[in-house]
Context: one part of a larger RNA
RNA sequence: UUGGGCGUAAAGCGUCUGUAGGUGGCUUUUCAAGUCUACCGUCAAAUCCCAGCGCUCAACCCUGGACAGGCGGUGGAAACUACCAAGCUGGAGUACGGUAGGGGCAGAGGGAAUUUCCGGUGGAGCGGUGAAAUGCGUAGAGAUCGGAAAGAACACCAACAGCGAAAGCACUCUGCUGGGCUGACACUGACAGUGAGAGACGAAAUUUAGGGGAGCAAAUGGGAUUAGAUGCCCCAGUAGUCAUAGCCGUAAACGAUAGAUACUAGGUGUUGUGUGUAUCGACCCAUGCAGUGCUGUAGCUAACGCGUUAAGUAUCCCACCUGGGGAGUACGUUCGCAAGAAUGAAACUC
Numbered sequence: 001u002u003g004g005g006c007g008u009a010a011a012g013c014g015u016c017u018g019u020a021g022g023u024g025g026c027u028u029u030u031c032a033a034g035u036c037u038a039c040c041g042u043c044a045a046a047u048c049c050c051a052g053c054g055c056u057c058a059a060c061c062c063u064g065g066a067c068a069g070g071c072g073g074u075g076g077a078a079a080c081u082a083c084c085a086a087g088c089u090g091g092a093g094u095a096c097g098g099u100a101g102g103g104g105c106a107g108a109g110g111g112a113a114u115u116u117c118c119g120g121u122g123g124a125g126c127g128g129u130g131a132a133a134u135g136c137g138u139a140g141a142g143a144u145c146g147g148a149a150a151g152a153a154c155a156c157c158a159a160c161a162g163c164g165a166a167a168g169c170a171c172u173c174u175g176c177u178g179g180g181c182u183g184a185c186a187c188u189g190a191c192a193g194u195g196a197g198a199g200a201c202g203a204a205a206u207u208u209a210g211g212g213g214a215g216c217a218a219a220u221g222g223g224a225u226u227a228g229a230u231g232c233c234c235c236a237g238u239a240g241u242c243a244u245a246g247c248c249g250u251a252a253a254c255g256a257u258a259g260a261u262a263c264u265a266g267g268u269g270u271u272g273u274g275u276g277u278a279u280c281g282a283c284c285c286a287u288g289c290a291g292u293g294c295u296g297u298a299g300c301u302a303a304c305g306c307g308u309u310a311a312g313u314a315u316c317c318c319a320c321c322u323g324g325g326g327a328g329u330a331c332g333u334u335c336g337c338a339a340g341a342a343u344g345a346a347a348c349u350c
Stems, first nucleotide, its partner, number of pairs: 004321002007304002012318001014201004021194001023192001025088004033081002035077009049065004054060001091191001092188003096183004103177007110154001114150008125136002162169002207246003211242001215241002220236004259316005266295011299306002323350003332343004
């Protein structure tokens, strides 16, 4: 390589957009490149295989044939693929009517709590723990009442609920804006799916600059515990956590499950929306589409389990895997301010 795989054994890129490429709906026509078929030519001999022959047999030699196919030419077939031409509407999209939503960006406003400061009352403890101590407090703490300031996060509602490609998104209001779903069927007429490279987004932490800094809190200091305690516990506390403009590009970035299409029993919740029945009306009931859960048949699976949201049955396209360690290391290259990231071996060893 072939073959086999990728939820948990090695293996799905963190997610999307999209170039080349390979793949692609229905009907009719052209053509004959692929495809199929007939004939011809050719693929030296030897070797291999088969049937014989000759050395006394055999090895060996000689004669004839064949297998497996390849390439070229000529004539034909036209179902399939490709091509040509013309159409179709079911895939896809546009327009129209509705509709749900913590989808995104910006601006404005709000209350609870915390801490600090100022003032009043008051007068000895407070705090903390398994128990303590460090710590705070007669220079008046803690408690309580009134006032002021600051920063960060938005209790209840809250849901196996919603939205988003993923990361993620929640106090309230306003402005701008992306996507989805649904209904009628008006329009375009295969315009599609995937996607090597490429581009965009991408938690937390880190990093650069000037801000901000209430609470929390790596580092650090102190008190305990302990044989020791560079820890767990306690008292403090700086980066950071916040906003702006950049960088980084990684996570158990998880459904450990790539994307698309079609098909294959049900039952029961829930979200959005439509239809029918019913009603004065709203429910209820039946049913369709799109999500999101539980349970479960066939089937699959090593088992666990999955099971119309498949890990079932099929097709297309991409990524990835090939014993453990060495090792996601070394070297080289690219990117980065750095930290490092990406790509990524071998010797050796079991």

Predicted 3D model of a 350-nucleotide part of an RNA (small-subunit ribosomal RNA, central domain) from Ophrys sphegodes subsp. sphegodes. The coordinates come from a structure-prediction model, not an experiment, and the mean pLDDT is 88. Rfam family: Bacterial small subunit ribosomal RNA. RNAcentral holds the full RNA, with entries from SILVA.